Transfer RNA from a bacterium, 74 nucleotides, folded computationally.
It matches the Rfam family "tRNA". It is annotated as a transfer RNA.
RNA sequence: GGGCGAAUAGCUCAGUUGGUUAGAGCGCCUGACUUACAUUCAGGAGGUCAGAGGUUCAAGUCCUCUUUCGCCCA
Repeated sequence: GGGCGAAUAGCUCAGUUGGUUAGAGCGCCUGACUUACAUUCAGGAGGUCAGAGGUUCAAGUCCUCUUUCGCCCA
């Protein structure tokens, strides 16, 4: 330098053919239970879907550019 893949909650990751409200597990907070802790149960908080622009009635999803990370080739 070229090619491919990834970026979504604090962490690890789903998200179907673009369709109206974005989810899971773990973690965190509150309550119940316990002498207490853990476990368990109930509830809750937590999101600029990497950034910018574009297409569309509608974008996490499609297109372009940028950034970061990983792999391959030279």